About this RNA:
This is a predicted structure of a 73-nucleotide RNA (transfer RNA) from Gossypium arboreum. Its Rfam family is "tRNA". About the family: Transfer RNA (tRNA) molecules are approximately 80 nucleotides in length. By type it is a transfer RNA. Its family is annotated with triplet codon-amino acid adaptor activity in the Gene Ontology. The organism belongs to Gossypium, within Eukaryota. The coordinates come from a structure-prediction model, not an experiment, and the mean pLDDT is 82.

[in-house]
RNA sequence: GUCGUCUUAGCUUAGCCAGUAGAGCGCAUGGCUUUUAACCAUGUGAUUGUGGGUUUAAUUCCCAUAGAUGGCG
Numbered sequence: 001g002u003c004g005u006c007u008u009a010g011c012u013u014a015g016c017c018a019g020u021a022g023a024g025c026g027c028a029u030g031g032c033u034u035u036u037a038a039c040c041a042u043g044u045g046a047u048u049g050u051g052g053g054u055u056u057a058a059u060u061c062c063c064a065u066a067g068a069u070g071g072c073g
Base pairs, nucleotide, nucleotide: 001072002071003070004069005068006067007066010025011024012023013022026044027043028042029041030040031039049065050064051063052062053061
């Protein structure tokens, strides 16, 4: 230089064919326990990397761009 893949919560990530974004861990509160841990219950958190476009509607389709990573040169 060129061709791909990935980017979603504090972390790891799901989301097929466009229709109000979910889980685990974590964190907070309460219960249980002599206490801690474990366990149980409730709660908590995302403008889906950024900027545009298409659409009634975009995490999803298209374009540009940033970062990470791989192949080829």